The prediction has a mean pLDDT of 83. The RNA shown here (transfer RNA) has 72 nucleotides and comes from Letrouitia transgressa. RNAcentral holds the sequence, with entries from ENA. It matches the Rfam family "tRNA". From the family's description: Transfer RNA (tRNA) molecules are approximately 80 nucleotides in length.
RNA sequence: GGGACCAUGGCGCAACGGUAGCGCAUUCGACUCCAGAUCGAAAGGUUGUCCGUUCAAGCCGGGCUGGUCUCA
Numbered sequence: 001g002g003g004a005c006c007a008u009g010g011c012g013c014a015a016c017g018g019u020a021g022c023g024c025a026u027u028c029g030a031c032u033c034c035a036g037a038u039c040g041a042a043a044g045g046u047u048g049u050c051c052g053u054u055c056a057a058g059c060c061g062g063g064c065u066g067g068u069c070u071c072a
């Protein structure tokens, strides 16, 4: 330098173009003498960034940035 793939809550991951969810973690409540486990609830997201397509984009197209793999 060429090619492929990836980027979504604190972490790990989902999401036929039509309200962004799940698990763990966190907070609160129930239970308990206290705590843990268990049960219930809540909070937490400009979906890396810029532009484009579309009535509508996490999803489609292009640029950029970062990462992984690969070829030379």
Stems, first nucleotide, its partner, number of pairs: 001071007010024004018055001026042005048064005